Source information
Transfer RNA from Ostrea edulis, 72 nucleotides, folded computationally. The source organism's lineage runs through Eukaryota, Pteriomorphia, Ostreida, Ostreoidea and Ostrea. It matches the Rfam family "tRNA". It is annotated as a transfer RNA. The coordinates come from a structure-prediction model, not an experiment, and the mean pLDDT is 81.
């Protein structure tokens, strides 16, 4: 070099043909505890980048950037 797939919270991953961005796991606090764990509340933290449609884009178009698979 072509073609496909992916990129969302510190990790794994969801996210329904475009309408307030979630889960578990971690991480901070309180409440239990003699003390940590375990349980129980509640709490912060994200849509790779850059442009376009559009009242509105994680979602749809275009570029690019990086990762994985394939094919020469």
């Nucleotide at each position: 070099g072509g073609c496909c797939a992916g990129a969302u919270a510190g990790c794994u991953c969801a996210g329904u043909u475009g309408g307030u961005a979630g889960a578990g796991c971690a991480c901070c606090u309180g409440a239990c505890u003699a003390u940590a764990g375990u349980u129980c509340a509640g709490g912060g933290g994200g849509c790779c980048c850059a442009g376009g449609u559009u009242c509105c884009a994680a979602u749809c178009c275009c570029g690019g950037u990086u990762u994985g698979g394939u094919c020469c």